[in-house]
RNA sequence: CCUUCUAUAGCUCAAUUGAAAGAGCAGACGUCUUCUAAGCGUCAGGUUCCUGGUUUGAGUCCAGGUAGAGGGU
Numbered sequence: 001c002c003u004u005c006u007a008u009a010g011c012u013c014a015a016u017u018g019a020a021a022g023a024g025c026a027g028a029c030g031u032c033u034u035c036u037a038a039g040c041g042u043c044a045g046g047u048u049c050c051u052g053g054u055u056u057g058a059g060u061c062c063a064g065g066u067a068g069a070g071g072g073u
Stems, first nucleotide, its partner, number of pairs: 001072007010025004019056001027043005049065005
C1' cells in the first nucleotide's frame, strides 16, 4: 500500500428479504428462607462506532472515516 471480517444495553450475543431493537449474565425491587446463596417474579438499562447519502421508512443498502482482528505484497 491492497484486501476480508467485526463494531448493537455494564459484559457476551441475536435481530431472516429494509417495516424500526431483543435474550442471557450482571444491576434494582419483591417473593421464598431463621439468615445468605440458589430458585421464581417484576422493573430499569440503547445517539445500533462516527459523518453523510438513498428510501415513505435504515441496525440492515451506498460512500467516506475511526477502532479492532485476519490475509496478501
Model confidence (mean pLDDT): 80 of 100.
The RNA shown here (transfer RNA) has 73 nucleotides and comes from Chryseolinea sp.
The RNAcentral record of the sequence draws on ENA.
NCBI's taxonomy places the organism under Bacteria, Bacteroidota, Cytophagia, Cytophagales, Chryseolinea.
Its Rfam family is "tRNA". From the family's description: Transfer RNA (tRNA) molecules are approximately 80 nucleotides in length.